[in-house]
RNA sequence: GGGGCGGUAGCUCAGCUGGGAGAGCGCCGAUAUGGCAUGUCGGAGGUCGGGGGUUCGAGUCCCCUCCGCUCCA
Numbered sequence: 001g002g003g004g005c006g007g008u009a010g011c012u013c014a015g016c017u018g019g020g021a022g023a024g025c026g027c028c029g030a031u032a033u034g035g036c037a038u039g040u041c042g043g044a045g046g047u048c049g050g051g052g053g054u055u056c057g058a059g060u061c062c063c064c065u066c067c068g069c070u071c072c073a
Stems, first nucleotide, its partner, number of pairs: 001072007010025004019056001027043006049065005
């Protein structure tokens, strides 16, 4: 320098054919218990890496760019 894969909640990751942003764990609260562990119920938490474009509408499609892993040279 070129190719491939990845970047979504604090962490690990889903997200189909463009229309609801989600799960587990963690965190906070309530509750059960004399208390703890634990269970149950509820809640907070997101510039979907960044910018631009297409579209009525973009995490999803197109272009540019940054970062990580990997292959080739």
Molecule: transfer RNA
Organism: Aquifex sp.